[in-house]
About this RNA
The part of an RNA shown here (large-subunit ribosomal RNA, domain I) has 594 nucleotides and comes from a Pseudomonadota bacterium. The prediction has a mean pLDDT of 80. RNAcentral holds the full RNA, with entries from ENA.
Context: one part of a larger RNA
C1' cells in the first nucleotide's frame, strides 16, 4: 500500500412536516387619475439596521359602530406609559417630495421665479393660494384692410396618465411546412400602435332560399362535415343552407309637406299675399334661394306627403288685422300606457335582501393501563348530534380550544329589487279616390389594379379600397355565384338597440387521483433580493432544536475557537453549525495480506 470488520469525522441524499405554490369552480368586482393616480424617493418609534404602517398632525388625529382584558406591529429586550385602552369595520381630516406633473428649468425626488394675501417697523427670508398646454363654448380686445378675418386676452367645462387578460380597428413578419423551393403554408398568427367597455363587436334585410315550398335582427354552442369545395389540384385549407339548442326585442331618423327666426336677393303700391266665404283693412306683407329650430314621416301585400270623400274621436280655455260664419292650431284638466339598456329623461324617499366588523351555538375536566407529557393511543363505561367539516391542543380528540350544523346583528358607507314620489309619451286615427311631389349622389354601377370573402383570376356572383368615368326615384332599384329572360325575395348609399358570448389583474368562499423545498412560482426565508451588465436586460443560494428555552447556572483545561464535568430535557449521539442523517470523501483500532 490493498482487502475486511468495527467506529468515528465530513457530506448531505432519504423520510416525515409545512408558512409557500399550482389549477379550477361560485359568486362580487370589472376600474383608478388634476379633490394629482399607478409606482416610488425620502423621512416618522424614546434606544431603530431591514420588513410592515404612517406622512412635519408621520407604527399616527377625531367621530360613530363592533368588541374585549390587556395593550404600546413583525420583535425579543430595557425604560416609560395607556387600559369606555389595544384591535376590528364605516365614515372624515392630515397627507413632505417625485412621478401624467400641469408656474419656468432640471442629470426624478432637486433649483429658479411671478402675482395676491398674511408674519417682522421694513428689506431678505418664511407661510398660504394662483399661475402648463390642447379641444368645446361664451365674452372682451383686435392687425395689414373699410367691413371683416387672422390674432391676443379672460370665464366655464372636459381632455391627458396607469392598467392582467378579454374586444375593435389600423399596419404587418419570418423561422417552420411543403421533407430543397419561389405560388402556398407558417398567419392575417408573433411584435408594434390607436381606441373603447364591464364586456367589446354584431345586429332589425336592397337577408336567406326555392323553381312554383318556404324562413323571418344579430351572437353563441351542437350537428350539417373534414362533406361541397379550392390548392405549384402539392404541402395543406376548408365552408354554407338547414336542423337541433341558449338568449330573445325592437326602435329613431334625412325628404316631400306645414310652421316660426335669421340671412340675402327680387318687387309692385295692387290683379300676388294676409285658413276658408262677404266686407273693410294692412301691406319692408309677400316671393325665391341658404340656415337653424319646431310639427311631419320611416314603408316593401311599396310607404309617405299633398288635394277630396266616408267613418272615428273626452271637458274646459285661449289664438288670429277687424266683424260675422264654418274649419283649424295652442294650452291646461281628465283618461290610458310606460319608464331610466335602445325606443325620450333627471332625482328623492320607504322597505326588503346583500355586502364592509361581529354574536349565540349540543355533548366526558368519566374510571384504569402504558408513556417524558394533563392521552387524543389501548381496555371499559357515558353523552350530543339540523353540529362525526377542518385546524390546534406534550402521540390519534364529535363531546378540550377555535370552530361546524342551524341561528342572530349595522349607527356609517355601498349594491340589486320592489312600491311611491316624480317623469316621459299617448289620447287625430282608419279606409277609398286623384296626384304635375318625396322616399339618403360624385352615390350605385362601370374600366383598370388590389383586398376580402373556405374559394390562389378562375365562368368568379356577392363585399370593401385606389385612380378614372359616372345613373335612376316606385312604368324605379338591388339580389338569386359569369351572363340574358321568366319567376320568386328585398329597397342601398343615415343611426341607436338588453340578453344569451369571451376575459380575470382584483376580492369573497371552496375543490383538488396538483406539488411538498434540485419540487411546486424565479420567489414557502431580507425575492425581482443579492449579484452580474454602460445599458435594454440576466437572476440565484437559502426551510425544520425542543412539548416547553427549561438556549446549559457554577468547576475545569485552553490565547480564543473548542473541549471535559456538573445541570435541563424523554432524548443533548436534540446545544442554536441544531429532526432524521444514506453515499462518495478523510481518520482510528484490529486481522488477514503484499
Nucleotide at each position: 500500500g490493498g482487502c475486511a470488520u468495527a467506529u468515528g469525522g465530513u457530506g448531505a441524499a432519504u423520510g416525515c412536516c409545512u408558512u409557500g405554490g399550482c389549477a379550477c369552480c361560485a359568486a362580487g368586482a370589472g376600474g383608478c387619475g388634476a379633490u394629482g393616480a399607478a409606482g416610488g424617493a425620502c423621512g416618522u418609534a424614546g434606544c431603530u439596521a431591514c420588513c410592515u404602517g404612517c406622512g412635519a398632525u408621520a407604527a399616527g388625529c377625531c367621530a360613530c359602530g363592533g368588541g374585549c382584558u390587556g395593550c404600546u406591529g413583525g420583535a425579543a429586550g430595557c425604560a416609560a406609559g395607556c387600559u369606555u385602552a389595544u384591535c376590528c369595520g364605516u365614515g372624515g381630516a392630515u397627507u413632505u417630495c417625485c412621478g401624467a406633473a400641469u408656474g419656468g428649468g432640471g442629470c426624478a425626488a432637486c433649483c429658479c421665479c411671478g402675482c395676491c394675501g398674511g408674519g417682522c417697523a421694513a428689506a431678505c427670508c418664511c407661510c398660504g393660494g394662483c399661475g402648463a398646454u390642447c379641444g368645446a363654448c361664451c365674452g372682451c380686445c383686435g392687425a395689414a384692410u373699410g367691413c371683416a378675418u387672422a390674432g391676443g386676452c379672460g370665464a366655464u367645462c372636459g381632455a391627458a396618465g396607469c392598467c392582467a387578460a378579454c374586444c375593435g380597428a389600423g399596419a404587418g413578419a419570418a423561422c417552420u411546412g411543403a421533407a430543397a423551393c419561389a405560388u402556398c403554408u407558417u398567419a392575417g398568427u408573433a411584435a408594434c400602435u390607436c381606441g373603447a367597455g364591464g364586456a367589446a363587436a354584431a345586429g332589425a334585410a336592397a337577408g336567406c332560399a326555392a323553381a312554383a315550398a318556404g324562413c323571418g335582427a344579430u351572437u353563441c354552442c351542437g350537428c350539417u362535415a373534414g362533406u361541397a369545395g379550392u390548392g405549384g389540384c402539392g404541402a395543406g385549407c376548408g365552408a354554407a343552407c338547414g336542423c337541433g339548442g341558449a338568449a330573445c326585442a325592437g326602435c329613431c331618423c334625412a325628404a316631400a309637406c306645414c310652421g316660426c327666426g335669421c340671412g340675402u336677393a327680387c318687387g309692385u303700391g295692387a290683379c300676388a299675399g294676409g285658413u276658408c266665404g262677404u266686407a273693410u283693412c294692412c301691406g319692408u306683407u309677400g316671393u325665391g334661394c341658404g340656415c337653424g329650430c319646431g310639427g311631419g314621416g320611416u314603408u316593401g301585400u311599396g310607404g309617405g306627403g299633398c288635394g277630396g270623400a266616408c267613418a272615428g274621436u273626452c271637458g274646459g280655455g285661449g289664438c288670429a288685422a277687424u266683424a260675422c260664419g264654418a274649419g283649424g292650431c295652442c294650452c291646461c284638466g281628465g283618461g290610458a300606457a310606460g319608464g331610466u339598456u335602445a325606443c325620450c329623461a333627471a332625482u328623492c324617499u320607504u322597505g326588503c335582501c346583500g355586502c364592509u366588523a361581529g354574536c349565540c351555538g349540543a355533548a366526558c375536566c368519566c374510571c384504569g393501563c402504558u408513556g417524558g407529557a394533563u392521552a387524543a393511543g389501548c381496555g371499559g363505561g357515558a353523552c350530543c348530534a339540523u353540529a362525526g367539516a377542518c385546524g390546534g391542543u406534550g402521540a390519534u380528540a364529535g363531546u378540550c380550544c377555535g370552530g361546524u350544523a342551524g341561528g342572530c346583528g349595522a349607527a356609517a358607507g355601498c349594491g340589486a329589487c320592489a312600491a311611491g314620489a316624480c317623469c316621459u309619451u299617448c289620447u287625430u286615427u282608419g279606409u277609398c279616390c286623384g296626384u304635375u311631389c318625396c322616399c339618403a349622389a360624385g352615390u350605385a354601377a362601370u374600366g383598370c389594379g388590389g383586398g376580402u370573402c373556405a374559394c390562389g383570376u378562375g365562368g368568379a356572383a356577392c363585399c370593401c379600397c385606389g385612380c378614372g368615368u359616372g345613373a335612376a326615384u316606385c312604368a324605379g332599384g338591388g339580389a338569386g355565384g359569369c351572363c340574358c329572360a321568366u319567376c320568386u325575395c328585398c329597397c342601398a348609399a343615415g343611426g341607436c338597440u338588453a340578453a344569451a358570448u369571451a376575459c380575470u389583474a382584483c376580492u369573497u368562499g371552496g375543490u383538488g387521483a396538483c406539488c411538498g423545498a434540485u419540487a411546486g412560482u424565479g420567489a414557502a426565508c431580507u425575492a425581482g433580493u443579492a449579484c452580474c451588465g454602460u445599458g435594454a436586460g440576466g437572476g440565484a443560494a437559502a426551510g425544520g432544536u425542543g412539548a416547553a428555552a427549561a438556549g446549559c447556572a457554577c468547576c475545569c483545561c485552553g490565547a480564543a475557537g473548542g473541549g471535559g464535568g456538573a445541570g435541563u430535557g424523554a432524548a443533548a449521539g436534540a446545544g442554536u453549525a441544531c429532526c432524521u442523517g444514506a453515499a462518495a470523501c478523510c481518520g482510528u483500532a484490529u486481522g488477514c495480506u503484499u
The source organism's lineage runs through Bacteria, Pseudomonadati and Pseudomonadota.